Context: one part of a larger RNA
């Protein structure tokens, strides 16, 4: 020194476990904010770092309910409280709520620093202190007011809104490239991402100048089909419909205008605003003029009542006895009970031991949803006549854009520029264009439901089990790195119970050796199991 064998160390794999993710799926919820939000700094417990939860009335304070034996959070101890005169503890509903933060009295290197004005408080008097009040922008309205006479601008006061925030979902605006075409330049990537603006709980669209050809459908949206088809396409890579059928959910309305009336205005006029009537469509409807005629419906608005619900919570059936053990839920015997044998705990596997489960109750508050009544709105017909029926728009031309369609034979649609109609005997479409013929009524506007996305609770998983699974089962967005922008961990298990090792011994101490707990201690806190590599020891062989 090497080899095997034995037994320790180290070290953490590895089965087991889950307090923590993940996911789809059903009910319900969904906007906060100058009455000061999201976020946050600083305080706050008898003792207090971190965390929670609160605001100087600071782990809190009032009221109403709801529980009924304990409490003073995680967090153990010591103290000193508080409860059956009903408390911690759940729920509703309000008080209080520093300072920064849209921050708004002015400033400011956010959490600080100075004020004005009105009360009040104290002071001998000033400093001081509390309570409230002053930003800007828009609308209204009154009042004042300049060069400039008359008005106007301007300033002032009041009332009412705005202002920031939001994780994903929604509209709109601007709008890339890596990349793919096995380079690349039109294409693609993709109208992604980014950025910006704006809205809600949903958003957007939406009641035919729509589809498309039948014996037609009848706003919009979502889903399945159609169909990877008709088609586009350096006819390459790639892009890729629609009608129609099945669903799922339905809800339709209001203005302009003609015309009438009324105030006002000035240029006094078949003016012109302004308010109120009227009126709202395609088998053309309304207006106006004669005639009829007072019905039936419906409502997305407001209000009451009822009913359900949602925020706490209540009842809730039935076993013992032996055995083995550190503990019975095990095993044997012998009952019971199910509208309840779903789950979890309880010292091993429990229908009967406890939370519970089936099943049936329950609300002072406060909220949400239905229904029904109530109010308020709101809805017909027939002739004439030819007054109205959305103009710088429709269409053209020309640059573009977006339609599944890359300028094509390119319609429809949207738009810069330049032209620019018609008047219901009118216009638009039906894929270049024309004719029949068929459809529809553009140049105003508003509209619940199916739809997305998140969050509660709730049960579910051929989801994961601490190098998995959120980054984050643990003080996690922490620690830590960075001027910042950002980036960003490791880290989980004594035992059923602390019974967490009293006393003695060796040692400064760590440590360990008795002894005591426990089933167990090679369960001793560096703590369940405890692989390998790795390091020791003993004992055998070889050298």
């Nucleotide at each position: 020194a090497g080899c095997g064998c034995a037994u320790a160390g180290u070290g953490a794999a590895u089965a087991c476990c889950u307090a923590g993710g993940c996911g789809a799926c059903a009910a319900c919820a969904g906007c906060c904010g100058a009455u000061g939000a999201a976020g946050g700094a600083c305080g706050u417990a008898a003792u207090a770092a971190g965390u929670u939860g609160c605001g100087a009335a600071a782990a809190g304070c009032u009221g109403c309910g709801g529980g009924g034996a304990g409490u003073u959070g995680c967090u153990a101890a010591u103290a000193a409280u508080c409860g059956u005169c009903g408390a911690u503890c759940c729920g509703c509903a309000g008080a209080u709520g520093u300072c920064c933060g849209a921050a708004u009295g002015g400033g400011g290197a956010a959490a600080c620093c100075c004020g004005u004005c009105u009360g009040a408080a104290g002071u001998a008097a000033u400093u001081u202190u509390c309570a409230g009040u002053c930003a800007c922008c828009g609308u209204a309205u009154g009042c004042u007011a300049a060069a400039u006479a008359a008005a106007u601008a301007g300033g002032u006061a009041u009332a009412c809104g705005g202002a920031g925030g939001g994780a994903a979902c929604c509209u709109g605006g601007c709008g890339a490239a890596c990349u793919g075409a096995a380079a690349c330049a039109u294409c693609u990537u993709a109208g992604u991402a980014a950025c910006c603006a704006g809205a809600g709980g949903a958003a957007a669209a939406g009641a035919a100048a729509u589809c498309g050809a039948a014996u037609g459908a009848g706003a919009u949206u979502c889903c399945g089909u159609c169909a990877g088809u008709a088609g586009c396409g350096g006819c390459g890579a790639g892009c890729g419909a629609a009608a129609g059928c099945g669903g799922a959910a339905c809800a339709g309305c209001c203005c302009a205008a003609a015309c009438c009336a009324a105030a006002g205005a000035c240029u006094u006029g078949u003016u012109c605003u302004u308010u109120g009537g009227g009126g709202u469509u395609a088998u053309a409807g309304g207006a106006u003029c004669a005639c009829a005629a007072u019905a039936u419906g419906g409502u997305a608005u407001u209000g009451a009542a009822a009913a359900g619900u949602u925020u706490a919570g209540u009842u809730g059936a039935a076993u013992a006895g032996c055995u083995u053990g550190g503990g019975a839920a095990a095993g044997c015997u012998a009952a019971c009970u199910c509208a309840a044998g779903a789950a979890g705990g309880u010292g091993a596997c429990a229908g009967u031991c406890c939370u519970g489960u089936a099943a049936a109750c329950a609300a002072a508050a406060a909220g949400c949803u239905u229904u029904u009544c109530a109010a308020a709105c709101u809805u017909a017909g027939u002739g004439a006549c030819a007054c109205c029926u959305g103009a710088g728009u429709a269409g053209c031309a020309u640059g573009g854009g977006a339609c599944a369609c890359g300028u094509g034979a390119a319609a429809c649609c949207c738009u810069g520029u330049g032209u620019g109609a018609a008047g219901u005997u009118g216009c638009g479409g039906g894929a270049a264009c024309c004719a029949u013929c068929c459809c529809g009524u553009a140049a105003g506007g508003c509209u619940a439901a199916a739809u997305a996305c998140u969050g509660u609770u709730g049960g579910c998983g051929a989801c994961c089990g601490a190098u998995a699974g959120u980054g984050a089962a643990c003080u996690a967005g922490u620690a830590c790195a960075g001027u910042g922008a950002u980036g960003g961990a490791a880290a989980g298990g004594u035992g059923a119970a602390a019974a967490g090792a009293a006393c003695c011994c060796c040692g400064g101490g760590a440590g360990g050796g008795g002894a005591g707990u426990g089933a167990a201690a090679u369960a001793g806190a560096g703590c369940a199991u405890g692989a390998a590599a790795c390091u020791g020891u003993g004992c055998g062989c070889u050298u």